Predicted 3D model of a 100-nucleotide RNA (SAM riboswitch aptamer (S box leader)) from a Bacteroidales bacterium. The sequence was found by an Rfam model in a public genome assembly. The coordinates come from a structure-prediction model, not an experiment, and the mean pLDDT is 85.
[in-house]
RNA sequence: GAUUUAUAAAGAAGAGCAGAGAGAACAGGCUCCAUGAAGCUCUAGCAACCGUCUCACCGGAGAAAAGGUGCUAAUACCUGCCCAAAGGGGAUUAUAAAGU
Numbered sequence: 001g002a003u004u005u006a007u008a009a010a011g012a013a014g015a016g017c018a019g020a021g022a023g024a025a026c027a028g029g030c031u032c033c034a035u036g037a038a039g040c041u042c043u044a045g046c047a048a049c050c051g052u053c054u055c056a057c058c059g060g061a062g063a064a065a066a067g068g069u070g071c072u073a074a075u076a077c078c079u080g081c082c083c084a085a086a087g088g089g090g091a092u093u094a095u096a097a098a099g100u
Base pairs, nucleotide, nucleotide: 001100003098004097005096006095007094008093013043014042015041016040017039021032022031023030026080027079028078029077044072045071046070049068050067052063053062054061055060076092081089082088083087
């Protein structure tokens, strides 16, 4: 990296370094940004996928938040393809676990 499953309209900040971009790809919009973008580090927090504990025993339910990730502007910022087009579905992407 291929693949499978689940989830994606909730939630969550400061400081230091850095110095101009960023918001997944491409495109059209729209927004954020020298009152400091991206990136790195530390601390804090959100959440509950794995894991921990308890109950149950074919798929589970609950509790807490040690540990492993992840995340902390705007619905994954909106749209793009399909449908009877309000809306719904799909595709793509992200995260986790499995897996090769």